This is a predicted structure of a 74-nucleotide RNA (transfer RNA) from Candidatus Roizmanbacteria bacterium RIFOXYA1_FULL_41_12.
The RNAcentral record of the sequence draws on ENA.
Its Rfam family is "tRNA". Rfam classes the family as a transfer RNA.
RNA sequence: GCUGCCAUCGUCUAGAGGCCUAGGACGCCACCCUUUCAAGGUGGAGAUCGCGGGUCCGAAUCCCGCUGGCAGCA
Numbered sequence: 001g002c003u004g005c006c007a008u009c010g011u012c013u014a015g016a017g018g019c020c021u022a023g024g025a026c027g028c029c030a031c032c033c034u035u036u037c038a039a040g041g042u043g044g045a046g047a048u049c050g051c052g053g054g055u056c057c058g059a060a061u062c063c064c065g066c067u068g069g070c071a072g073c074a
Base pairs, nucleotide, nucleotide: 001073002072003071004070005069006068007067010026011025012024013023018057028044029043030042031041032040050066051065052064053063054062
């Protein structure tokens, strides 16, 4: 330099055009339970979906560019 793949709550992830102002697990906070802790139960907060454009009535999802990471080729 070229090609391919990946980027979503603190972490790991679901998602494949409308049922998503985004679900789950762990973690965090509050309460219940317990003499206390752990475990368990109930509830809550937490992601403008890496950034910028485009397509579309409608985009986390499709297209283009950029950034970062991984792999292959040179």